[in-house]
RNA sequence: GGGGCCGUAGUUCAGUUGGGAGAACGCCUCGUUCGCAACGAGGAGGUCAGCGGUUCAAAUCCGCUCGGCUCCA
Numbered sequence: 001g002g003g004g005c006c007g008u009a010g011u012u013c014a015g016u017u018g019g020g021a022g023a024a025c026g027c028c029u030c031g032u033u034c035g036c037a038a039c040g041a042g043g044a045g046g047u048c049a050g051c052g053g054u055u056c057a058a059a060u061c062c063g064c065u066c067g068g069c070u071c072c073a
Stems, first nucleotide, its partner, number of pairs: 001072007010025004019056001027043005049065005
């Protein structure tokens, strides 16, 4: 330098016929307990890596950039 895959909540990830942003764990509050753990109920937390384009509408399609893994040279 070129090819492929990936980037979504604090963490690990799901979401690919374009239209609801989600799960588990973690965190906070409440209940149960003398208290803790466990369990139950509720809640907070996201510019979907960045910019631009297509579209009525983009996490999703296209281009470029940045970062990670990997292959080739």
A computed fold for a 73-nucleotide RNA from a Candidatus Omnitrophota bacterium, annotated as transfer RNA. It matches the Rfam family "tRNA". The family's RNA type in Rfam is transfer RNA. Model confidence (mean pLDDT): 83 of 100. It was read from a public genome assembly.